[in-house]
Context: one part of a larger RNA
């Protein structure tokens, strides 16, 4: 001199963009953070509509017996709506938090995997036949205080389990080319082995039909097999990556080899059997999450890993596997721990290192706001739903831009302050005064871009189709959506009005004097001041410096 996720003291006007638990990964009350699909399926609460009946009251009408539009309830028929719950798919492994472990294939960079997998997407390809028997929801029943649980009964499916069929893949032979090579790539042969699910729409003719329909034809959505690609993920290896030698010897599954198992896959990963080997700044301790970067520096270096990307690790502690195409499974699952909570004392629940919030500790660090209208992301045919992701607003001078707190004239150089040699200096054009502006705040009024699209509708054309149906795709034109917000931004109104502080003044280092103090009472970064004339404490005028900041203080260069 520059940095800062800063703090502290004084002071404090606007606005734009950032940024805000760095300490106890310390406990956590309360609300939200992951659902979605009815065009997989059984079911059906409600409310409407409609068919008999029954029943309340009743305008009218009467021949006076009664009839009776219309209305109340409650059964019921056949329609429609589709709440809650189940069964099944997809997602829930993303997003989002945090640095505690961790010195390592963790992270970087360069490379291989002839040792690999990969749901959803994209492109080719072949299929999609035909049956069977559960269990939930529901209904009975029981058992607990709850969480919850057990029995018996029915019943659907893209849920499940046989059978077929095998383009193909896999396993076995065999022959050719590459290759150092166990491989790989072509191509042949007999065997074995592996598949599947349906749904929703349109439809002329013809067949069935229990008159709803369904064969049959066709479009989209699905499903099963198989090649390949995208993205993703796992494994392997150079190379680099902090201190301490007051750690100098470390390892026994340790190093390697056969042979087996395990995995998608290599591999002592596992196992048993063999050799006796491996490794050496290893072995042990400390201290840390790596990088892009960021901050200083002419640069070389240094120091740093907050915000934003990337990879990692972890979700109370500590262990275990299931699902799954993938699992550190944060808001799943067992067990075993510490705590918290409920209890009918038997037994149970819970996990904010999500978004706010709360207590604790601390120098210290926001709102239990608003919204899915944009971005994106799950799930859906889509209409749309979730969505504390996210966009937004709010609070904080925490930063860092900006812009203001008044121009312009204006000397008898007014009063007052302070100094004074007493003559005047100075404060100070500075103020009054006169003219003007009219940002910013305040008031009124208008008042957006961001919206282009998706999705609907309605019309023309094209494709596909037996079809003018329905389904794709172009393209026209109308419609629907905005949290933020009547905000930004423009206009007007009035009027200089609401809007300046801080820190310094021996020297370094820009900036001086009185006064009070009297080694006191203080200052302070060094060197030093103060014991009666103190530009160094204290106050006051002056004056320097920066300015909505000014200064201290810590840490880095």
């Nucleotide at each position: 001199g520059a940095a800062c996720g800063a703090a502290c003291g004084c002071u404090g006007g606007c606005a734009g963009c950032g940024u805000g638990g760095a300490u106890u990964a310390g406990g956590c009350a309360u609300g939200c953070a992951a659902g979605u699909c009815g065009a997989a399926c059984g079911g059906g609460a409600u409310c409407c509509c409609u068919u008999g009946g029954a029943u309340u009251c009743a305008a009218u009408c009467u021949u006076c017996g009664g009839a009776g539009a219309g209305u109340u309830u409650c059964c019921u028929u056949g329609g429609g709506u589709g709440a809650g719950a189940g069964u099944g798919g997809c997602g829930a492994a993303a997003g989002g938090g945090u640095g505690a472990g961790u010195a390592a294939c963790g992270c970087g960079u360069a490379g291989g995997c002839a040792a690999u997998c990969u749901a959803c997407c994209c492109u080719c390809u072949a299929g999609u036949g035909g049956g069977g028997g559960a269990c939930a929801a529901c209904c009975c029943c029981g058992c607990g205080a709850a969480a919850g649980c057990g029995g018996g009964g029915c019943u659907a499916a893209u849920a499940c389990c046989g059978c077929a069929u095998g383009u193909g893949g896999u396993c076995u032979u065999c022959c050719g080319g590459u290759g150092c090579a166990u491989a790989u790539c072509g191509g042949a042969a007999u065997g074995a082995u592996u598949a599947a699910a349906g749904g929703u729409g349109g439809g002329g003719a013809u067949c069935c039909u229990u008159c709803g329909g369904g064969a049959c034809c066709u479009g989209c959505c699905g499903c099963u097999g198989g090649a390949g690609g995208a993205g993703g993920a796992g494994c392997c290896u150079g190379c680099g990556u902090a201190c301490c030698a007051u750690c100098a010897g470390c390892u026994u599954g340790u190093u390697g080899g056969u042979a087996g198992g395990g995995u998608a896959a290599c591999g002592g990963c596992c196992u048993a059997c063999c050799a006796a080997g491996g490794c050496u700044u290893a072995c042990g301790g400390u201290u840390a999450g790596c990088u892009g970067g960021u901050c200083u520096g002419a640069g070389a270096g240094g120091a740093u890993g907050a915000u934003c990307a990337g990879c990692c690790a972890c979700a109370c502690u500590g262990g275990g596997a299931c699902u799954g195409a993938g699992a550190u499974a944060c808001u799943g699952c067992c067990c075993a721990g510490a705590c918290u909570c409920c209890u009918a004392c038997g037994g149970g629940a819970g996990g904010c290192u999500g978004c706010a919030g709360u207590c604790g500790a601390g120098g210290a660090u926001c709102a239990u706001u608003c919204g899915c209208a944009a971005u994106g992301c799950g799930c859906g045919a889509a209409a749309g739903c979730g969505u504390g992701a996210c966009g937004a607003u709010g609070c904080g001078a925490c930063g860092c831009u900006g812009c203001g707190u008044g121009g312009a004239g204006g000397a008898u150089g007014a009063a007052g302050g302070c100094c004074u040699u007493c003559g005047g200096g100075u404060u100070g054009u500075a103020a009054a005064c006169u003219c003007c502006u009219g940002u910013c705040a305040a008031g009124a009024g208008g008042g957006a871009c961001a919206a282009g699209a998706c999705g609907u509708c309605c019309g023309u054309c094209c494709c596909c189709g037996a079809a003018u149906a329905a389904g794709g795709g172009a393209u026209g034109g109308g419609c629907c959506c905005g949290a933020u917000g009547g905000u930004a931004c423009c206009u007007c109104u009035a009027g200089a009005g609401g809007a300046a502080g801080c820190c310094a003044c021996g020297g370094c280092u820009a900036a001086c004097u009185c006064u009070g103090u009297g080694c006191c009472a203080g200052c302070a970064g060094c060197c030093g001041c103060g014991g009666u004339a103190a530009u160094a404490c204290a106050g006051a005028g002056g004056u320097g410096g920066c300015g909505a900041g000014c200064g201290u203080u810590g840490u880095u260069c």
Source information:
The prediction has a mean pLDDT of 81. A computed fold for a 557-nucleotide part of an RNA from a metagenome, annotated as small-subunit ribosomal RNA, 5' domain. The RNAcentral record of the full RNA draws on SILVA.